[in-house]
RNA sequence: AGAGUUUGAUCAUGGCUCAGAAUGAACGCUGGCGGCGUGCUUAACACAUGCAAGUCGAGCGAGAAAGCUCCUUCGGGAGUUAGUAAAGCGGCGAACGGGUGAGUAACGCGUGAGAAUCUACCCUUAAGUGAAGGAUACCCUCGAGAAAUCGAGGUUAAUACUGCAUACGUUUCUUCGGAAAGAAAGAUGGCCUCUUGCUGUCGCUGAAGGAUGAGCUCGCGUGCUAUUAGUUUGUUGGUGAGGUAAAAGCUUACCAAGACGAUGAUGGCUAGCCGGCCUGAGAGGGUGAACGGCCACACUGGAACUUAGAUACGGUCCAGACUCCUACGGGAGGCAGCAGUGGGGAAUAUUGCGCAAUGGGCGAAAGCCUGACGCAGCGACGCCGCGUGGAGGAUGAAGGUUUUCGGAUCGUAAACUCCUGUUAAGUGGGAAGAAAGGUUUGCGGCUAAUACCCGCAAAACAUGACGGUACCAUUAGAGAAAGCACCGGCUAACUUCGUGCCAGCAGCCGCGGUAAUACGAGGGGUGCUAGCGUUAUUCGGAAUUAUUGGGCGUAAAGGGUGUGUAGACGGUUUGUUAAGUUUGUUGUUAAAUUUCCUGGCCUAACUGGGAAUCGGCAGUGAAUACUGGCAGACUUGAGGAUGGAAGAGAGAAGUGGAAUUCUCGGAGUAGCGGUAAAAUGCGUAGAUCUCGAGAGGAACACCAAUGGCGAAGGCAGCUUCUUGGUCCAUUCCUGACGUUGAGACACGAAAGCGUGGGGAGCAAACAGGAUUAGAUACCCUGGUAGUCCACGCCGUAAACGAUGAUCACUAGACGUUAGUCUUGCCUAGCAAGAUUAGUGUCGUAGCUAACGCGAUAAGUGAUCCGCCUGGGGACUACGGUCGCAAGACUAAAACUCAAAGGAAUUGACGGGGGCCCGCACAAGCGGUGGAACAUGUGGUUUAAUUCGAUAUUACGCGAGGAACCUUACCUGGGUUUGACAUGCUUUUGACAGAUGUAGAAACACAUUUUUUCAUAUCUUUGAUAUGGACAAUUGCACAGGUGCUGCAUGGCUGUCGUCAGCUCGUGUCGUGAGAUGUUUGGUUAAGUCCUCUAACGAGCGCAACUCCUGCUGUCAGUUGCUAUCCGUAAGGAGCACUCUGGCAGGACUGCACUGGGAAACCAGGAGGAAGGUGGGAAUGACGUCAAGUCAUCAUGGUCCUUAUACCCAGGGCUACACACGUGUUACAAUGGCCAAUACAAAGGGAUGCAAUACUGCGAAGUGGAGCUAAUCCCAGAAAGUUGGUCUAAGUUCGGAUUGAAGUCUGCAACCCGACUUCAUGAAGUUGAAAUCGCUAGUAAUCGCGUAUCAGAACGACGCGGUGAAUACGUUCUCGGGCCUUGUACACACCGCCCGUCACACCACGAAAGUUGUCUGUACCCAAAGCUCAUUUAGCUAACCCGUAAGGGAGGCGGUGAGUUAAGGUGUGGGCGAUGAUUGGGGUGAAGUCGUAACAAGGUA
Repeated sequence: AGAGUUUGAUCAUGGCUCAGAAUGAACGCUGGCGGCGUGCUUAACACAUGCAAGUCGAGCGAGAAAGCUCCUUCGGGAGUUAGUAAAGCGGCGAACGGGUGAGUAACGCGUGAGAAUCUACCCUUAAGUGAAGGAUACCCUCGAGAAAUCGAGGUUAAUACUGCAUACGUUUCUUCGGAAAGAAAGAUGGCCUCUUGCUGUCGCUGAAGGAUGAGCUCGCGUGCUAUUAGUUUGUUGGUGAGGUAAAAGCUUACCAAGACGAUGAUGGCUAGCCGGCCUGAGAGGGUGAACGGCCACACUGGAACUUAGAUACGGUCCAGACUCCUACGGGAGGCAGCAGUGGGGAAUAUUGCGCAAUGGGCGAAAGCCUGACGCAGCGACGCCGCGUGGAGGAUGAAGGUUUUCGGAUCGUAAACUCCUGUUAAGUGGGAAGAAAGGUUUGCGGCUAAUACCCGCAAAACAUGACGGUACCAUUAGAGAAAGCACCGGCUAACUUCGUGCCAGCAGCCGCGGUAAUACGAGGGGUGCUAGCGUUAUUCGGAAUUAUUGGGCGUAAAGGGUGUGUAGACGGUUUGUUAAGUUUGUUGUUAAAUUUCCUGGCCUAACUGGGAAUCGGCAGUGAAUACUGGCAGACUUGAGGAUGGAAGAGAGAAGUGGAAUUCUCGGAGUAGCGGUAAAAUGCGUAGAUCUCGAGAGGAACACCAAUGGCGAAGGCAGCUUCUUGGUCCAUUCCUGACGUUGAGACACGAAAGCGUGGGGAGCAAACAGGAUUAGAUACCCUGGUAGUCCACGCCGUAAACGAUGAUCACUAGACGUUAGUCUUGCCUAGCAAGAUUAGUGUCGUAGCUAACGCGAUAAGUGAUCCGCCUGGGGACUACGGUCGCAAGACUAAAACUCAAAGGAAUUGACGGGGGCCCGCACAAGCGGUGGAACAUGUGGUUUAAUUCGAUAUUACGCGAGGAACCUUACCUGGGUUUGACAUGCUUUUGACAGAUGUAGAAACACAUUUUUUCAUAUCUUUGAUAUGGACAAUUGCACAGGUGCUGCAUGGCUGUCGUCAGCUCGUGUCGUGAGAUGUUUGGUUAAGUCCUCUAACGAGCGCAACUCCUGCUGUCAGUUGCUAUCCGUAAGGAGCACUCUGGCAGGACUGCACUGGGAAACCAGGAGGAAGGUGGGAAUGACGUCAAGUCAUCAUGGUCCUUAUACCCAGGGCUACACACGUGUUACAAUGGCCAAUACAAAGGGAUGCAAUACUGCGAAGUGGAGCUAAUCCCAGAAAGUUGGUCUAAGUUCGGAUUGAAGUCUGCAACCCGACUUCAUGAAGUUGAAAUCGCUAGUAAUCGCGUAUCAGAACGACGCGGUGAAUACGUUCUCGGGCCUUGUACACACCGCCCGUCACACCACGAAAGUUGUCUGUACCCAAAGCUCAUUUAGCUAACCCGUAAGGGAGGCGGUGAGUUAAGGUGUGGGCGAUGAUUGGGGUGAAGUCGUAACAAGGUA
């Protein structure tokens, strides 16, 4: 720091996703050790059990027991235990410490100020501490009760309680002289002169000050929501009174009517706040666990008491819910303290040890208490550290995986050798954390004092939960210690097998349909490591809410337009002020944290010390440029005045002509009208047409324009009246009066609505006619609302320049409208120039993603307003406001997708345009389509009818030749290392051949015949052994497959297309894809050439080079030729000619040719055998079609292996209701038949071609000359020509079919060959729609040959003979090329795509209602408590009176009033949940109906 993803590619917009860091986490797999931290985020849910707040005998009175000892009359007693335990009165504490975050949007918190307060214990200062009194708990006795507990009587103490005395400070009053009121408590040491004396310490009282803590007030800051806009009656203020520690409506009576709010009151929802923590470059964003500060709460709600302090977590009272005990009468309780339990939950620990340390309470102290705290336990929950070994070790072991079978890899990895010894384990040692304190001694202070007490010093003594822990030493021993995720791209890391759109993966894009680096497994690799992944959440990346730091013409986004309130911003200048601003200084912003430096644990994490820091708030001093306030001035902004100008600007009234329609009259006759064509319609009852007259409504031709006016919508005949704005000139006046503008108000096309008119034309709806598959449309004929007027609503439009308003600045050129000024001239005027205000076109700089904008900015700046933040859902729902309604304005969410959208590029396409070409059409000639047959295909059939090809580009195609074979198919019979190859192995010397038997054959059996080489040995004719060749045989490796995949492939081929195209280098242009070149103008068969040109060159194609053919020359001359010569002939001779086949020449737009043209080139001409590529062939660019072929061949993968292989016989490929393609023969007289007769080329021929001759009607047979072929043969060419006949007919046309008899080939013609002869003699009389070929030696027509082949062409491939017609031309059809245009297409129009319906699923809205929760309001009832009142039949120690009895004062209790929680009743509101039914929306592999949009999308 970026990356992936919209596209064929590109740029930009824009969302989604990823890589990082973090966490109180959880889950999955795995798990060695230690240190430091951390651990109910959910149910503020309910809690068993134990503990968490006591202490003081130096405040007080009282006071056990067990045990032990002694005594005893055995009943007991005494002493000790012990002034102990336990309890009580009293004091202090319990308001701290600890927990939690429910409530709270608040002076709650943060920060900074402030004044009207209190503060126990503590410190300082000075003063005092006198003298009395009456009770009471404990205890004892009695009583009630199950218990909790309570009642009555009796006794007693205090630092408990109550008076009295005293009063420097205190409080109140004051005539400022004073007056009045108001306290206390003692305890314990020491010395004693032994009588109240001295003295220490701790207390007590009133007072002042301090410290600490607390209460109160204010400024500023601190969530979301306007689909919450008004709220408030103690409310806002004042006076009196009350009240508090204290200001105050804090409370109350009266008075006034205020107070708050768009700078967001009130309401609703959510939330403890902060230091900080996480993230980030920062600004920010998120968060508020642990630690620290504040607040709030303690089962829920209310309330006070006590106290210095509470409205009190482990106190009280009341109400409520819940739990427990109960003898049913009544009682008890509150873990959000520490542990722990249940429950909830994805999820969070031990009912541990200790007060040794730190801290707290009490105490004079010892000490006691302390789940605060210190420690330990559990959890990889986090951070940090360490280890799981190190070095050597190549037969690169075995094994795994893979393989091109050679190898490669795991891999120095292992084994093996030599070492080390962290951690863990064993053994031994073993801390720091502990010093206060108490005791003793010494010194000093206090004091009369050597006591006591205080301080200092010394000595010995006691105290450790953790813990025999940290740590140290030592022993043995590599021994006990590695996993997790990932490997298609992003993103580091690749292969094999399995699977086969299945199973599955997936953060995004996306993988999987038989060769998956994406699924699962193995191997290998990459990353991190005692962890690794996943999930969740936050920030980042995201400049994707933009202050830093975005935008709004077309991507989302300018309000339809104006007037104008608040607000925001604002010209020149002087003075003043000092609010903003700048700066100095002071205070504060706790500590911890963060950063830097440094120290302590071995290091780190952790932790101690020191330092620094911006920034915030407040006080104070200074400055005065700018902004603001106040006061004054100015004229340039703005406005006014005066004089001119133009205009469909607005409103009202009047008026005009043309046209349509209708009515009346005349004239006139059969049609009119309408369309692509028609029909509906009108018309003989007289239309259309035409003339005249009239009625009525609406709109205003020409002028007219890129023109004018208006804020916009919008405005058009003419005249008049009323009226708004603008422009120009003059420079006279005012003196900043300005700009923008949330709300607000006004205007606002068309359609629509209401009331009343009007209604000619036009025309939704509607009707009819057409079109169509349908046609609720487009077209036609009619036609009602409406369109028009008046008044009133509506308030929206692609209300658009898709561009808010205002101001300033920034090159020009050319138009046009309205003015003004100047100049010139041929002066009623015209022209030029200058300058304002509009309105247009082009264009520089600049801007823009590009397109484009460009003084009328989308440029450069300033001010203000409006608006946007992915697509869909949704210009929607609900709520609210407005409206008569239609509806408008405001405006979400669930859910769903990974895109949606902009501009431009290259293609492709268009029922877009332009240019050009082609037997593409046209012009012609001949066919096909109809018939019969042949042949191929489909279909059907079959045991099989083998397989493939199957739009053009399959279908007489593979096949250039299926009777067997071929043959791949079927049936049946057989074989299993195989019909064929190689290697090893076993056995043998045969196998083959011949004959025979069985059989359909394969095959089986029998007989017969039958190898060889070398060496060695031996009984050297020969045999044996070993090895080899050959052949067979056994077994193993393997063979074999026309099985599958042409969508895994090579090769080959078809097609566009022999079309003229396809590209590259460098340069240039563009952000880029790309463009240019290759476009333009000509020309060509051609991207052929020329020209122009930001292009210049080049390559593959075109052309040329090659072959055949056409002319000539030359050379050669057999088998060819024969003019001349010889010869009867054979032949000789010759090579002139023909011919053959080598080599040359010739044609190049070459010609001083003519015309046109810039050139290229075109047209014509001459010469020439041939003329503009002479004709023909071969030759096929980049690519397209997943085109064809696994059955030519080759080949990856896969499948079969007694079978999907191999052999054999027979059958099938030849079937036949039918359909199609390609052909042949015909339908006849340009013909058929008969007879005679002429002229080719190119081929083939030793398993062959075969002559002459003979036989047969013939196919053919017999026989065999010649020929290895310019020699011989196939081999008679046919059409043609000549003559004859037939005479228009199903024929002397046509030959199918069928019968009979034959010939040939072949092992064999039944299925299933060709041919011959005789007989038979079908359809067919020129072929509908449609469609094919051909432009010259071509079509048409005629025959000949060859390959294949034993035989078997109407096919294919070649050969020659005869030999035409037509082309005006490019409108149309098809195909192609180039340029251009539109596009929502890119699998590219066989494209894309819309809506209803049907089905499934999902979320949402409405809905008769039902239900929950929160809350307002009115009323009822009213606990406890508090306050007030009370002339209260009760009770009552202290004080007063009184000897006493008794009385008084006061208190308790009672009563009344007020307040008030909970509860109840009624009535509203908000928010949810649910609801038969219903509505639209979204998604879905496939469905139905149409084809609305994208091209002129076929009606823009």
Annotation: Small-subunit ribosomal RNA from an uncultured bacterium, 1500 nucleotides, folded computationally. Its Rfam family is "Bacterial small subunit ribosomal RNA". The sequence is in RNAcentral, with records from ENA, Greengenes and SILVA. The coordinates come from a structure-prediction model, not an experiment, and the mean pLDDT is 83.